[in-house]
């Protein structure tokens, strides 16, 4: 000086003018006496992601949601947490020279399925690539044998594959084989450390193909709908005709049974109705600082702060000056994650080069 890697902090600043929206004081005007309008003055007004709506919950309503089936998520281990599919640590594996990063990582010995082309052969298995000629038959000869051939034997070696029924080397042998040894992979089974995943060590028969992100099995969860939930106010749904159905159960419990509630339900006529009201809505698993537990995510104690709330939806617009010249982009119930889209800064660390 280059090329990475991980963590963080900030979201342009200051004045003026003119505005929009909530509140909170004060005036004015109207009034059906509950408000309602409209000045003015003080104060608050969008993120780190307000998005995507892909988890998770709170909270409202269905029976204060209660059993099975079914469907659905998740899927190494331990803790966090109100809960996750998030998070923190560890284990195993991979990737990279490292810093560091990525992993749906339970079972293939419960069963059913697939494994394409090439290959003898794709799973309880083999020869029309092929070795052998020990035994047994049949033919020939140059005949104690030799060579052919059937039938046996055999899975080493050659082939093909992403994958060949443990791998290397040796013994063995007609040729071979875990048929036998050594050493290594797996597997069981004990010991030892660890809470645990799992690591390490001894023994042990000699071996079990891959695919579960194929059905499946096992193990935890998961009842639905969603603020246009709901709930209040004051009206309609009314009262009423007709017709059908109904405790021999009408409707409800948004996949079905069971299991609960337990009186209206359906069709047609005719007829009537002010909502852009208010409430839910922001003090809520908030934040921040100091101590403490803890490796860490968290948690625990004091103490501080108050910090948007719209219902056509505010948060803006000129101007002027300063800088590092400002990117993505706009809350609609709330709140904890995840993902994705953004400027530049800083701090820590790594590896090349040169120099000391």
């Nucleotide at each position: 000086g280059g090329a990475g890697u991980a963590a963080g902090c900030c979201a342009g600043g200051u004045g003026a003018u003119c505005g929009c929206u909530g509140c909170a004081g004060u005036c004015c005007a109207c009034c059906a006496a509950g408000g309602u309008g409209g000045g003015c003055u003080g104060g608050g007004g969008a993120g780190g992601a307000a998005a995507g709506u892909c988890c998770g919950g709170g909270c409202u309503c269905c029976a204060g949601a209660g059993g099975g089936c079914g469907c659905g998520a998740u899927g190494c281990u331990c803790g966090c947490u109100a809960a996750c599919g998030g998070c923190g640590a560890g284990g195993g594996g991979g990737a990279g020279u490292g810093a560091u990063c990525c992993c749906a990582c339970g079972g293939a010995a419960a069963g059913u399925g697939c494994c394409g082309c090439a290959g003898a052969a794709a799973a309880g298995a083999a020869a029309a690539c092929g070795c052998g000629a020990a035994c047994u038959c049949c033919g020939g000869c140059u005949a104690u044998g030799c060579c052919g051939g059937a039938a046996c034997g055999c899975a080493a070696a050659g082939c093909u594959g992403a994958a060949a029924c443990g791998g290397u080397g040796g013994u063995g042998u007609a040729a071979g084989a875990g048929a036998c040894c050594a050493c290594c992979a797996g597997c069981g089974c004990c010991g030892c450390a660890g809470u645990g995943a799992u690591g390490c060590g001894g023994c042990g028969g000699c071996u079990u193909g891959g695919c579960a992100a194929a059905c499946c099995c096992c193990a935890u969860c998961g009842g639905g709908a969603g603020c246009a939930a709901g709930g209040c106010u004051g009206a309609a749904u009314a009262g009423g005709a007709a017709g059908g159905g109904a405790a021999u159960g009408a409707g409800g419990c948004g996949g079905c049974c069971c299991g609960c509630c337990g009186a209206c339900c359906c069709u047609u006529c005719g007829g009537g109705u002010a909502a852009u009201g208010c409430c839910g809505c922001a003090a809520g698993a908030g934040g921040c600082u100091u101590g403490g537990a803890g490796c860490a995510a968290u948690c625990c104690a004091c103490g501080c702060c108050g910090u948007a709330g719209a219902u056509a939806g505010a948060u803006g617009a000129u101007c002027a000056c300063c800088c590092u010249a400002g990117a993505c982009a706009g809350a609609a119930c709330c709140c904890g994650g995840c993902u994705u889209a953004u400027g530049u800064c800083u701090u820590a660390c790594u590896c090349c080069a040169a120099u000391g």